[in-house]
Molecule: SAM riboswitch aptamer (S box leader)
Organism: marine eukaryotic metagenome
RNA sequence: CUUAUCCAGAAAGGUGGAGGGAACAGGCCCUUUGAAACCUUAGCAACCCCCUAUUUAGGGAAGGUGCUAAUUCCAAUUCAUUUAAUCAUGAAUUAAGAUAAG
Repeated sequence: CUUAUCCAGAAAGGUGGAGGGAACAGGCCCUUUGAAACCUUAGCAACCCCCUAUUUAGGGAAGGUGCUAAUUCCAAUUCAUUUAAUCAUGAAUUAAGAUAAG
C1' cells in the first nucleotide's frame, strides 16, 4: 500500500505500585477491593492453517498471529422516521484506528 473484518466470544495467579480506556479536545467509565507493564497458566475466536466437499458450504484446533470491561466505550456528515425542540432509531458515505493475509 491492497483486501477482509470490527454491536458475538473469552480470566485467574505472580511481580509491580498509579495510572488506564490508540492519538487531540470533551464526555462517560475502570482503577489502592490494586492501573499500566512483564511473566505463568487457562480460555475465546477462527485470519492463516488442517479435513470433507469443490468454490457456496460443513467440521477441527496441532501450529503462526490476535484477543480475553463497556460496540473501535461515546467519532463526523447527509437523509428518513419521531419530537414543541433536543433525545432516540434506521440507512448511506467518509476520516482515524485495531487485527489478519498478501